[in-house]
């Protein structure tokens, strides 16, 4: 250098053109003497950053940026 794969909520991940979801974590109520465990609800995201296609883009192009892997070259 060259190929690929991954970036979505505090952590792990889904979802692949039409209103952003799930477990765990945080807060709240409820039960309890009390915790915890159960249960019931509430926050919580500019979908890596730009850009471009559509009526609509997290999704589909492209180019940038991180992480991982893989190939090859060289002084």
């Nucleotide at each position: 250098g060259c190929c690929g794969c991954u970036g979505u909520a505090g952590c792990u991940c889904a979802g692949g053109g039409g209103u952003a979801g799930a477990g765990c974590a945080a807060c709240u109520c409820a039960c309890u003497u009390g915790u915890a465990a159960u249960g019931a609800g509430u926050a919580g995201g500019u979908c890596a950053u730009c850009g471009g296609u559509u009526c609509a883009a997290a999704u589909c192009c492209g180019a940038u940026c991180a992480g991982c892997g893989g190939c090859u070259c060289c002084a």